[in-house]
Context: one part of a larger RNA
Molecule: large-subunit ribosomal RNA, half A
Organism: Pontibacter mucosus
RNA sequence: GGCGCACGGGGGAUGCCUAGGCUCUCAGAGGCGAUGAAGGACGCGACAAGCUGCGAUAAGCCGCGGGGAGGGGCACAUACCCUGUGAUCCGCGGGUGUCCGAAUGGGGCAACCCAGCUGGUUGAAGACCAGCUACCCGAAAGGGGGCAAACCCGGGGAACUGAAACAUCUAAGUACCCGGAGGAAGAGAAAACAAGAGUGAUUCCGCAAGUAGUGGCGAGCGAACGCGGAACAGCCCAAACCGGCCCUGUCACGGCAGGACCGGGGUUGUAGGACCACGCCGUGGGACCAACGAGUGAAGUGCAAGUGCCUGGGAAGGCACACCAGAGAGGGUGAGAGUCCCGUGCACGCAAGCUCUUUGGCCCUAGUGGUAUCCUGAGUAGGGCGGGACCGGAGAAAUCCCGCCUGAAUCCAGCGGCACCAUCCGCUAAGGCUAAAUACUCCUGAGAGACCGAUAGUGAACCAGUACCGUGAGGGAAAGGUGAAAAGCACCGUGAAUAACGGGGUGAAACAGAUCCUGAAACCGUGCGCUUACAAGCGGUCGGAGCCACUUUGUGUGGUGACGGCGUGCCUUUUGCAUAAUGAGCCUACGAGUUGCUCCUCCCUGGCGAGGUUAAGGUCUUCAAAGACCGGAGCCGCAGCGAAAGCGAGUCUGAACAGGGCGCGCAGUCAGGGGGGGCAGACGCGAAACUUUGUGAUCUACCCAUGGGCAGGAUGAAGGCUGGGUAAAACCAGUUGGAGGUCCGAACCAGUUUGCGUUGAAAAGCAUUUGGAUGACCUGUGGGUAGGGGUGAAAGGCCAAUCAAACUGAGAAAUAGCUCGUACUCCCCGAAAUGCCUUUAGGGGCAGCGUCGCGGUGGAGUCUGGUGGAGGUAGAGCUACCGAUAGGACUAGGGGGAGUCACAUCCUACCGAAUCCUGACGAACUCCGAAUGCCACCAGAUAUACGCGGCAGUGAGGCCUGGGGUGCUAAGGUCCCAGGCCGAGAGGGAAAGAACCCAGACCGCCAGCUAAGGUCCCAAAGUCCACGCUAAGUUGAACAAAGGGGGUCCAGUUGCUUAGACAGCCAGGAGGUUGGCUUGGAAGCAGCCAUUCCUUUAAAGAGUGCGUAACAGCUCACUGGUCGAGCGACAGGGCAUCGAUAAUAAUCGGGCAUCAAGCAUGGCACCGAAGCUGCGGAUUGUACGCAAGUACACUGGUAGGGGAGCAUUCCAAGGGCGGUGAAGGCAGGCCGGCAAGGGCUGUUGGAGCGCUUGGAAAAGCAAAUGUAGGCAUAAGUAACGAUAAUGCGGGCGAGAAACCCGCACACCGAAAGACCAAGGUUUCCUGAUCAACGCUAAUCGGAUCAGGGUUAGUCGGGUCCUAAGGCCGAGGCGAAGGCGCAGGUCGAUGGACAGCUGGUUAAUAUUCCAGCACCGGCUGCAGCCAGCGAUGCGGUGACGGAGAAGUGAAAGGACCGCGCACUGACGGAAUAGUGCGCUUAACACCGUAGGUAUAUCUUUGGUAGUGAAGUACGCCAUCGAUGCUGAAAGUGGAAAGUACGCCAACCCUUCGGGGGCGGCGAGUGUCCCUAACCAGGCUCCCGAGAAAACCCGCUAAGCGUUAUAACGCUGCAGCCGCCCGUACCGCAAACCGACACAGGUGGUCGAGGAGAGAAUCCUAAGGUGCUC
Repeated sequence: GGCGCACGGGGGAUGCCUAGGCUCUCAGAGGCGAUGAAGGACGCGACAAGCUGCGAUAAGCCGCGGGGAGGGGCACAUACCCUGUGAUCCGCGGGUGUCCGAAUGGGGCAACCCAGCUGGUUGAAGACCAGCUACCCGAAAGGGGGCAAACCCGGGGAACUGAAACAUCUAAGUACCCGGAGGAAGAGAAAACAAGAGUGAUUCCGCAAGUAGUGGCGAGCGAACGCGGAACAGCCCAAACCGGCCCUGUCACGGCAGGACCGGGGUUGUAGGACCACGCCGUGGGACCAACGAGUGAAGUGCAAGUGCCUGGGAAGGCACACCAGAGAGGGUGAGAGUCCCGUGCACGCAAGCUCUUUGGCCCUAGUGGUAUCCUGAGUAGGGCGGGACCGGAGAAAUCCCGCCUGAAUCCAGCGGCACCAUCCGCUAAGGCUAAAUACUCCUGAGAGACCGAUAGUGAACCAGUACCGUGAGGGAAAGGUGAAAAGCACCGUGAAUAACGGGGUGAAACAGAUCCUGAAACCGUGCGCUUACAAGCGGUCGGAGCCACUUUGUGUGGUGACGGCGUGCCUUUUGCAUAAUGAGCCUACGAGUUGCUCCUCCCUGGCGAGGUUAAGGUCUUCAAAGACCGGAGCCGCAGCGAAAGCGAGUCUGAACAGGGCGCGCAGUCAGGGGGGGCAGACGCGAAACUUUGUGAUCUACCCAUGGGCAGGAUGAAGGCUGGGUAAAACCAGUUGGAGGUCCGAACCAGUUUGCGUUGAAAAGCAUUUGGAUGACCUGUGGGUAGGGGUGAAAGGCCAAUCAAACUGAGAAAUAGCUCGUACUCCCCGAAAUGCCUUUAGGGGCAGCGUCGCGGUGGAGUCUGGUGGAGGUAGAGCUACCGAUAGGACUAGGGGGAGUCACAUCCUACCGAAUCCUGACGAACUCCGAAUGCCACCAGAUAUACGCGGCAGUGAGGCCUGGGGUGCUAAGGUCCCAGGCCGAGAGGGAAAGAACCCAGACCGCCAGCUAAGGUCCCAAAGUCCACGCUAAGUUGAACAAAGGGGGUCCAGUUGCUUAGACAGCCAGGAGGUUGGCUUGGAAGCAGCCAUUCCUUUAAAGAGUGCGUAACAGCUCACUGGUCGAGCGACAGGGCAUCGAUAAUAAUCGGGCAUCAAGCAUGGCACCGAAGCUGCGGAUUGUACGCAAGUACACUGGUAGGGGAGCAUUCCAAGGGCGGUGAAGGCAGGCCGGCAAGGGCUGUUGGAGCGCUUGGAAAAGCAAAUGUAGGCAUAAGUAACGAUAAUGCGGGCGAGAAACCCGCACACCGAAAGACCAAGGUUUCCUGAUCAACGCUAAUCGGAUCAGGGUUAGUCGGGUCCUAAGGCCGAGGCGAAGGCGCAGGUCGAUGGACAGCUGGUUAAUAUUCCAGCACCGGCUGCAGCCAGCGAUGCGGUGACGGAGAAGUGAAAGGACCGCGCACUGACGGAAUAGUGCGCUUAACACCGUAGGUAUAUCUUUGGUAGUGAAGUACGCCAUCGAUGCUGAAAGUGGAAAGUACGCCAACCCUUCGGGGGCGGCGAGUGUCCCUAACCAGGCUCCCGAGAAAACCCGCUAAGCGUUAUAACGCUGCAGCCGCCCGUACCGCAAACCGACACAGGUGGUCGAGGAGAGAAUCCUAAGGUGCUC
């Protein structure tokens, strides 16, 4: 380490539970709101954070009613109270009810700010209290506004999708937006339907009917008439006519006519009414109002009946004996209760309200006849054009509605009846109202469930629309359980501890101890048993020694497992996967063919049957939604045929009384269940996208408004001036000057190079380097532009870490011919990867092949044998055709050549038809022509075949062999045909290896025989037999060639050979001649020539090779000798050899093997499989049998079909179990079942649960990169976030590298110091604490707990102003919502505007305090003046950029002086030296330097402009004056106060020292330098540089005017002076970046030395050493 057992930790499954949900039923209610809603903000408690309740009368106040003993909510503690004088509590009514919100006095960033009027308070200002003050409609009274779940009506109105594409069409008038109403809405009282008969408003339900229709006649869409039901209800105006009143016209003033308003009248189609005549004064009704009565109705009231014993912690359980019941619903009580509690049933009580009856009021209501005249809805009906709605898509298209243009009739009329016309029928438009039946449920009450039970059920059982995320719209969790009762562990110990633990106690139980019932698994441990350190693996399985434990002692059981055999996971997808193709880290829970439907079809079961059946609805009963009974509308069937008219057991076609087609000899229908289809999301998960409504410019792009910023250095344009120069200019020089998308370079902006970083410090940075840096520059604040839209110096860039179309919700479960996943068992059968068609090719339809059921026949199917056939393949052939074809012969013709012009003719080694000979080819040649297959018949064997119906799957195939095409007679290629196998097939063999060889696995056996293949060892069986071959380890089962070779063996042919072969050895191998030619030479041997000759010989080439410059030389052929028996040549066969190079020593599977263990032949034996056999058992089928059973056969299997079961949850009935222990958990064993699973036993657990038979389903998981949670792994690994740096001593403390103090050291110092703004929101200070947070520790902290802290007339903001822009918005525009010039009102980033110095707190200060100032208002007093007076007018306010110079305070530096302290050995000096320090506000007065010159002021006069006026302004003229502005300095403020030092009460002390109330005690001047200010200045330039208020002046209305002078001005005194901010961080640990994050963040101050400088280096003040 492994396996096992035991005990733990961890975790939170499972079981049980339910406080919460879900779906319904019956009732109720169906709104709330200017009398201020819904919804909130902020408050209210003795203590009070949250929830609840309530509102400054604040967990409550008052009245009435109920009730009757406790109470002060959740919330169990403490304290203090209330209550029989009736509390708390419950019901009804009332009061109070801050602020926001329609929000309504005005404003606004909701919960805040600011007003006016009236009244009130002692009150002038100021403050407070109460009421009122928005807008629209309306004359007024009054109403409206906003909110709210669905239902309803109306105005607008998609897209995905479907049509397998798409455009009409569909989706769908859906989603969505907008307006409006009600408890319902809408519709509604026929200008309707119908059809020769009739109905009689509307709405809703069931049928009609998926019919008629419509429709790229595609996908789809889809009525009506009529019938059955629910419910029922009908009316009113306008007009004619009459009258009243008013107006107008006219008038011969009598009137007449017209018009408006009002009253009467009147309301319809068999027309009605007016009018005339007659008649009736009653009947009936009401949906309106009131009253009496009754019922109902809030809190609420009363009431039946049980005891004992047993078990137990506890009785309601068990046992026994009782009782009640109009009550045995339900819940609770220590377990399971009719009789214990609450209730239940019954009875009772009651305010408002509601309902009903009655009565009264009010309102409505008719008839008959006549018919001359009058009335009966006009820009209407209708028409044209264009749309829309209907079932109807423009169609022959009626009907209805709308826009534009037209445009009737008037009862002898008009409209409709599906174009239109006629007849006929129905009806009376162009005005209006109208219950019920119907739809829905935010809400209330009472109930129900074959609904869920904490990953379920709502998102939410719990303080959830919360935490959290997001700028926002919006998104959106997790999280239940101690116990009967807190009896929630007194006390003791360990410990720093009030952490934790051990004792102890409580309790039935404490492994029920508080994230506490049960307590599974992953995962992490501890102990014990066996095993493991020479061994190699999908970890199992089969066999098995030893050891251990138990034991009923048995051939027992369990644990372990040395050693051996065999053995490449699961799923998916595929022709094919161990595959190195997909998916899964592990565990637990959850997780996918369901449900609905007047739909279609098939099967099963049941009812009835030529019939079957009801639907809606109704009645009855009931605790019940169940049930029973009515209800016959309708549907299906009973008759068909035909396009139809139509006819009918027939009919159609047809001339047909032919033929043929379809029918007729009858079975259906309803219900339940099952299979399949259709429509719906339709098995689950998954898009990229489309559409619609909104949300976003805190990022970023551009723009608008208003502010801010840019150290320092350099260059030196124009222009000016001076000089020169010129007739004058030009021009030149010097100087001045200070231009510039100028130069260098910090801040600032950017992001060039390289490196680092890349699970970062950082979701874009750091270091270095680089670009711009007065400009098209950078930046703050506030605003604008919005999604097919913006913005874009343009990159498809940017629009919130997202952009070739943002984000959010919705349509929506879009669609997905695609991918993935799809869950228990057993049994039977079992495919396909083919054909045709397909915008089809990885998808489909039909057929083929599978399965299940039914059927019957002429046994059709299959196999074997026989007989008979059709046929043109293989082969073969071609003087048999067609075509092609090599050589030869012959040859027409042609080419070339010759030819004395032409012709003739001739030659030809050129081409060559036809013909002949020889040879030979062909898928599309055939004179021929098989085998097999096919057809028919006969015989035998076998058991299918076929038809109909339900359900499929398949339509990617692959390899091998054979026959072919293609290709290269390539491919593990591709396409056909035939067969086999794999696919979907295990077993044996081939080392391993889908397909090859053998062979088809129902199960068991430690039985037997064989197949392929094997038998030396690994490794079962022969080291078997006989006979050869191989020498190469060839070979021993993948694989090799051309070619080479006296390898070897065999069988041949043919030569030589005892007349002596062959080989070896000995010897010869000659002469002409150096043949000739050629050549420098060529002599056998460079080359050429050839009659390669002749001679001598036993034999000898004009020479086989070597050799020489050429010769020579050595050889050979040939010959003799020797030797003595075989020797050659050729072709063939077997085995072997070379040819032979690939990546491990790397291979015959290995070891190894040589008369074999190789190769070959023959033979015998054995081994060898899941084949065959034997024995036992099971399944299915067939046959037989009544059955039990028997016989025979079958039982591999993917897609798929069929059958039978198991388990889970719930329901019903029956019958049971349970504290003497249910479910669930854990564990081994035993029992029976083929299996899924079941039972028994032990233990845990502590309250529920089985069984049987039926029923119903949220009904079974290993996989979906599944969902959620938990736990592993990597791993005690990486890392601990700037390398500015620490060390020591002391302190506190349980504990100190980090805390505190001290001393050293180090770092920043244009910052790493200080101050504002934004943003944050208590982080500030003090005390306490250290679980968590802090990347380590912590005594510390921006952490936790508690307490404390922010003080303003003058600072900032409001009570003032306006900019960009926003909001409201008369008129205007727009389907609606809404938009929006004027006007109004908001809106700072700007304008306006009155406080300084010092002191003080732990924490605030321009705020408190001290001192000294200033502003405004009111009142009073005093003084002065004739004018005062505004939202109007005028002035002013009032503005750019750059540059340069002057004055010059502060800060800083220097000198002198002063204050204090200290100061020297040589060695003096103290009148010296060193160090430190030496400060002064607002305000008041003063009015300087400077600036200003077309300047300023003044007098007088004129004046037409300033939308009225004006004495003002402007303009003109004129008189006079020198002003106006303005730093600094100076004086007061200032008797302040401080540094530093001394004295010193008192306190602490480690005795060294430290702190310290209080007291005392110091400046005048010069120089350098320059910021602000002067300055709103000056100069230059071109791009020409806000508005309004304040303020000053003027008048208008009005007021006041010789007086008391005020509503004016001045002075003094008194009084008054509101609201908000104010802590702290603020370049950062407190803001924006998920973090205590190397990033980002606007303005101000910013010292010294060196330096041009804010660069850079070192330092001051100050701050830090960056949390391991």